[in-house]
């Protein structure tokens, strides 16, 4: 770096230092955070439980427990929307079947992130 699988509405810092204007992945639109100090880096603290460990089990799967170690994470749902489908609503139209629009809702996909494994 690529692929596969799993997860992503829960949880956890008004902490200290350096730093000085941006940040919320990218693009667009929105919304939000930020000189009452953004990003980044260091330290400390914490959350979670993917790997891990224990336990039950012939085993596999799975449940339960733990948190020393390897990662991850600690504003807002991956902050929201973008593509597809549905519901609702609005407008238009037909003899009937209908057409168009719609970030209010639901489902799915894509993207992204993280973990584990393989190459």
């Nucleotide at each position: 770096a690529u692929u596969u699988u799993a997860u992503a509405c829960a949880g956890a810092a008004c902490g200290g230092g350096u730093g000085g204007a941006g940040a919320g992945a990218a693009c667009a639109g929105g919304c939000u955070c930020u000189g009452u100090g953004a990003a980044a880096c260091c330290c400390u603290g914490g959350c979670a439980a993917c790997c891990u460990u224990g336990c039950c089990g012939c085993a596999a799967a799975g449940a339960c427990a733990a948190a020393a170690g390897g990662u991850g994470c600690c504003a807002a749902a991956u902050c929201c929307u973008g593509c597809c489908g549905g519901a609702g609503c609005g407008c238009c139209g037909u003899a009937u079947u209908g057409g168009c629009g719609u970030a209010c809702c639901c489902g799915g996909a894509a993207c992204u992130a993280u973990a584990a494994a393989a190459u």
A computed fold for a 119-nucleotide RNA from a Saprospiraceae bacterium, annotated as SAM riboswitch aptamer (S box leader). NCBI's taxonomy places the organism under Bacteria, Pseudomonadati, Saprospiria, Saprospirales, Saprospiraceae. Its Rfam family is "SAM riboswitch aptamer (S box leader)". Rfam describes the family as follows. The SAM riboswitch is found upstream of a number of genes which code for proteins involved in methionine or cysteine biosynthesis in Gram-positive bacteria. The sequence was found by an Rfam model in a public genome assembly. The prediction has a mean pLDDT of 78. The model forms 97% of the base pairs in the Rfam consensus.